[in-house]
RNA sequence: CUCAUCACGAGCGGUGGAGGGAACUGGCCCGGUGAAGCUGCAGCAACCAUUACGAGAGGGUAGCCUCUGGCAAACGGUGCUAAAUCCUUACGAGAAAUCGCAAGAUGAG
Repeated sequence: CUCAUCACGAGCGGUGGAGGGAACUGGCCCGGUGAAGCUGCAGCAACCAUUACGAGAGGGUAGCCUCUGGCAAACGGUGCUAAAUCCUUACGAGAAAUCGCAAGAUGAG
């Protein structure tokens, strides 16, 4: 930089000691009954990889191979485990409800 997803889901312990919910505006929350960070274990999910089943397309004389969806599993690589990405303002459309963009997060390339 490109593409996909972001109203689902899933927490306890140790350490630490005052902040945290990305940033700006305004809210609303979490926090000495212990925040952030670090860490152990557990869990969630199904992006990648893997495996099983089945479908379609293509190639091959054939055994078979390749590609693309679907579905299931959950050993591996990431990620995640308060609240919609907590809500909202900053850009655009709309009378409004709302939608889109941007930004951010995660994955793959």
Model confidence (mean pLDDT): 82 of 100. SAM riboswitch aptamer (S box leader) from uncultured Succiniclasticum sp., 109 nucleotides, folded computationally. Rfam family: SAM riboswitch aptamer (S box leader). Rfam 15.1 lists 9,625 matches to the family in 4,158 species. Rfam describes the family as follows. The SAM riboswitch is found upstream of a number of genes which code for proteins involved in methionine or cysteine biosynthesis in Gram-positive bacteria.